[in-house]
The RNA shown here (transfer RNA) has 77 nucleotides and comes from a Candidatus Sumerlaeaceae bacterium. Model confidence (mean pLDDT): 80 of 100.

RNA sequence: GGGUGGAUAGCUCAGUUGGUUAGAGCACCAGCCUUACAAGCUGGGGGUCGUAGGUUCGAGCCCUACUCUACCCACCA
Numbered sequence: 001g002g003g004u005g006g007a008u009a010g011c012u013c014a015g016u017u018g019g020u021u022a023g024a025g026c027a028c029c030a031g032c033c034u035u036a037c038a039a040g041c042u043g044g045g046g047g048u049c050g051u052a053g054g055u056u057c058g059a060g061c062c063c064u065a066c067u068c069u070a071c072c073c074a075c076c077a
Stems, first nucleotide, its partner, number of pairs: 001073007010026004019057001028044005050066005
């Protein structure tokens, strides 16, 4: 330099053909339970969907550029 994939909650990830309010598990907080702790049960908070534009009535999803990251190829040494 060329190519392919990834970036969504604190962490690991889903998100179908673009369409109703963006979700799960773990973690966190509160309550119940317990002498107490853990486990268990119930409920709750937490998101500019990497950044900036574009297309569209409507974008996490499509298009463009850029940033970060993983891998492959090539080049130099």
The organism belongs to Candidatus Sumerlaeaceae, within Bacteria. The RNAcentral record of the sequence draws on ENA. It matches the Rfam family "tRNA".